[in-house]
RNA sequence: UCCGAUAAUGGCAAACUUAUCGAAAGGUAAGGACGCAAAGCUGCGGGCCUAAAGUACUAUUGUACAAUGGUAGCCGAGCCACCGAAG
Numbered sequence: 001u002c003c004g005a006u007a008a009u010g011g012c013a014a015a016c017u018u019a020u021c022g023a024a025a026g027g028u029a030a031g032g033a034c035g036c037a038a039a040g041c042u043g044c045g046g047g048c049c050u051a052a053a054g055u056a057c058u059a060u061u062g063u064a065c066a067a068u069g070g071u072a073g074c075c076g077a078g079c080c081a082c083c084g085a086a087g
């Protein structure tokens, strides 16, 4: 360094509930634990979610397209990091 124990010290927190922000997706806080060895940070590439504004059609309400919105607990990339058995 790779690697990752039925090790140690600690950490994070899915669903769901409540409050709040948001057009939505979703975020934040508290409760709560399904899980996680980077489930730490960055939307940089891909994927996925949403569709307010916009455009087109419709013709007054819908449909389609489409991030400038989101997702780091989808994958990759970049940066940083605790512990140390076996190999």
Base pairs, nucleotide, nucleotide: 002087003084004083011036012035016031017030018029019028020027021026034073040079041078042077044076045075046074047071048070049069054065055064056063057062

Overview:
Model confidence (mean pLDDT): 88 of 100. Predicted 3D model of an 87-nucleotide RNA (c-di-GMP-I-GGC riboswitch aptamer) from Anaerobacillus sp. Its Rfam family is "c-di-GMP-I-GGC riboswitch aptamer". Its family is annotated with cyclic-di-GMP binding in the Gene Ontology. The sequence was found by an Rfam model in a public genome assembly.